Annotation
This is a predicted structure of a 71-nucleotide RNA (transfer RNA) from Fragilaria crotonensis. Rfam family: tRNA. It is annotated as a transfer RNA. Rfam's curators write: Transfer RNA (tRNA) molecules are approximately 80 nucleotides in length.

């Protein structure tokens, strides 16, 4: 340098052109004599820009960062 691959709530993944899910975690309630477990409700995110389209996390260019091959 050159190609490819990923990037999603605090953390671990899902998802896939039409309202972003789950797990976990955090608060706060419920239970218990007290914790712990269990149960409820709530918080909280699509790596940056630009494009295309009625709509983009989803497609495309482009940077960043990461990892993998080649040289």
């Nucleotide at each position: 340098g050159c190609a490819c691959c990923a990037a999603u709530g605090g953390u671990g993944u899902a998802g896939u052109g039409g309202u972003a899910a789950c797990a976990u975690a955090a608060a706060c309630g419920c239970c218990u004599u007290c914790c712990a477990a269990g149960c409820g409700u709530u918080u909280g995110c699509c790596c940056g820009g630009g494009g295309u389209u009625c709509g983009a996390u989803u497609c495309c260019c482009u940077g960043u960062u990461g990892g993998u091959g080649c040289a």